[in-house]
RNA sequence: AGGACAGACGGCGGUGGAGUCCGCCAGAACCGCCGCACGCGGUGCGGCCAAUGACUCCUGCAGGCGG
Numbered sequence: 001a002g003g004a005c006a007g008a009c010g011g012c013g014g015u016g017g018a019g020u021c022c023g024c025c026a027g028a029a030c031c032g033c034c035g036c037a038c039g040c041g042g043u044g045c046g047g048c049c050a051a052u053g054a055c056u057c058c059u060g061c062a063g064g065c066g067g
Base pairs, nucleotide, nucleotide: 010025011024012023013022016058017057018056019055020054021053032048033047034046035045036044037043038042
C1' cells in the first nucleotide's frame, strides 16, 4: 500500500482495586485548580486539593495521639 472478515455492550468521569448508583461518549467522552512571567492559539516557574463522578470497602501514602 492492497485485499478479506468482523462490527461489540464497550469506553470515559485529574493517582490503585472492588461493589452499588449517577452522568457522559462512539470521527467522541476524558486529560485538576490558582498565581506570575514570556518569545503568549502555547510554554516556563511557583502554589494548592485529592487514591471517590457519589457512597462504601480494601490497598498504598501522610499527620496526630495512645499502647